The prediction has a mean pLDDT of 86. This is a predicted structure of an 87-nucleotide RNA (c-di-GMP-I riboswitch aptamer) from a Thiobacillaceae bacterium. NCBI's taxonomy places the organism under Bacteria, Pseudomonadati, Betaproteobacteria, Nitrosomonadales, Thiobacillaceae.
[in-house]
RNA sequence: ACCUGAAAAAGGCAAACCCAUCGAAAGGUGGGGACGCAAAGUCACCGGUCUAAAGGGUCCACACCCCAGGACGGCGGGAUUACCAGG
Numbered sequence: 001a002c003c004u005g006a007a008a009a010a011g012g013c014a015a016a017c018c019c020a021u022c023g024a025a026a027g028g029u030g031g032g033g034a035c036g037c038a039a040a041g042u043c044a045c046c047g048g049u050c051u052a053a054a055g056g057g058u059c060c061a062c063a064c065c066c067c068a069g070g071a072c073g074g075c076g077g078g079a080u081u082a083c084c085a086g087g
Base pairs, nucleotide, nucleotide: 002087003086004085005084012037013036017032018031019030020029021028022027035074041080042079043078045077046076047075048072049071050070055066056065057064058063
């Protein structure tokens, strides 16, 4: 430097659900809680998925449709950094 994660040590993260809070929503944050995770650390770069406030379209209206500059990194890929052990 590269590959691997069976066992071990030090540790780490935290799904669902509940409470509080922010948000139009998707969802975020904090606390509790652990289904899982060897990058479940970091970055929306590519694809994917979710939402549709503002804006636009139809409409008398109600309403419906379009749309990401909003989200998801615990959907896949990519970039980058890193602990331990083995090779």